Annotation: Large-subunit ribosomal RNA, domain VI from a soil metagenome, 254 nucleotides, folded computationally.
[in-house]
Context: one part of a larger RNA
RNA sequence: UGUAGGAAAAUUGAGAGGAUCUGACCUUAGUACGAGAGGACCGGGUUGGACGUACCUCUGGUGUACCUGUUGUGGCGCCAGCCGCACCGCAGGGUAGCUAUGUACGGAAGGGAUAAACGCUGAAAGCAUCUAAGCGUGAAACCCGCCUCAAAACGAGUUUUCCCCAUUAGAGCCGUGGUAGACCACCACGUUGAUAGGACGCAUGUGGAAGUGCUGCAAGGCAUGAAGCUGAGCGUUACUAAUAGCUCGAUUGA
Repeated sequence: UGUAGGAAAAUUGAGAGGAUCUGACCUUAGUACGAGAGGACCGGGUUGGACGUACCUCUGGUGUACCUGUUGUGGCGCCAGCCGCACCGCAGGGUAGCUAUGUACGGAAGGGAUAAACGCUGAAAGCAUCUAAGCGUGAAACCCGCCUCAAAACGAGUUUUCCCCAUUAGAGCCGUGGUAGACCACCACGUUGAUAGGACGCAUGUGGAAGUGCUGCAAGGCAUGAAGCUGAGCGUUACUAAUAGCUCGAUUGA
C1' cells in the first nucleotide's frame, strides 16, 4: 500500500516446515522345530540409549546490586565502628532470573493407496497360469493422522459485534512498566488506577549485628537475642509518578 465503507475480535486452512531412530530384559516358552546341541515366528509387558521440545518443583551451576569471615594498605582526629583500593582483594554460603548434568513429555496408535513379494477367480491357449478383464494381502518409504507457521491463498476467504456524519466506533501520540524486547514491535496499566517506585507485612538467604552488661591479665567468651541485615520473590497499601491534553480516523464510492 492492497484486500470496493470504517473498525474491534474470533477463525477456516490452500500451502510450507518439524518430527519419523533404536537396544536390552521378562513373558508366551525351554513351547513349535530338532537325534541332540540348540532354539524361534506371531503376540503381550517392562526398562534403557541417543535425539528433540518445554520447564525450574527437586538435584546442582551461576548469581561483580544479598549475608558472613578475613589479609595488606589508606582514610573518617584516636579507641570502637565503618568506608576506599588490592581480579568481586581473597574465602564460605546464597534469593529471583538464566540454566543442565535436573524434571516432564515426544517418536506412536490408527486409516488410505502401494513396492518387492504372496494370493483368489480367470481366459487368450477345452489343460495350466496372480493378469490379459476383475478382486485381495502386503514396508520405517508415499498420502493422512501428531506439532508449528499460515488469507499478499492478489483466487487477498469466513463468522460475530460496533460505528452512521460526529469531541463517532476505533487507533495513535504521551506517561508508568514487563510475562516482551537490539530499535521497532508485542503485552499490562494510566486515578472509575495496584503499572512501576516507596512504605508495611511475609518469604528467602546469611548465621548470632551495633551498643551495653558480665567474665577473663589478655587474645577472647557469654548474655541481651534465631539477633541484625536481607537485590530481583509473594501479599497489602494511592505516599510518589502514570496530569492535563493533542492528532488521525468511514458512502464526499474506488